[in-house]
RNA sequence: CUCUCAUCAGGACGGGUGGAGGGACUAAGGCCCUGCGAAACCCGGCCAACCUGCCCAACGGGUAAGGUGGCAACGCCUGGUGCGAGGCUCACAAGGCCUCGCAGACGAUGAGGG
Numbered sequence: 001c002u003c004u005c006a007u008c009a010g011g012a013c014g015g016g017u018g019g020a021g022g023g024a025c026u027a028a029g030g031c032c033c034u035g036c037g038a039a040a041c042c043c044g045g046c047c048a049a050c051c052u053g054c055c056c057a058a059c060g061g062g063u064a065a066g067g068u069g070g071c072a073a074c075g076c077c078u079g080g081u082g083c084g085a086g087g088c089u090c091a092c093a094a095g096g097c098c099u100c101g102c103a104g105a106c107g108a109u110g111a112g113g114g
Stems, first nucleotide, its partner, number of pairs: 001114008013044005021033003025080002028078003045071003050067003053063004075106001081103009
């Protein structure tokens, strides 16, 4: 870097360095955080339970020692594709628009493979 599978409506902050951005992408629309200090890095703490380990009465459940990951807002909200249903417009059509549902796509994390 890439492929496959799983999860993503829950949970969890203090300090130091730093000094203006950040909330994945987008030529989209919002909204929010931020000099009462953004991103990033470091120290400590916590959350969680994907993998390893350990325990049990072993379908499974528990634990939290280790490997990860995470600690604003539902992946912050909506759109980005497809299918279906309903409605509006219209010539009772095509086309266009709106709403809802389902599934994708994209992204993040873990595990296994290349």
About this RNA
The RNA shown here (SAM riboswitch aptamer (S box leader)) has 114 nucleotides and comes from a Verrucomicrobiales bacterium. Its mean pLDDT, the model's own confidence on a scale to 100, is 84.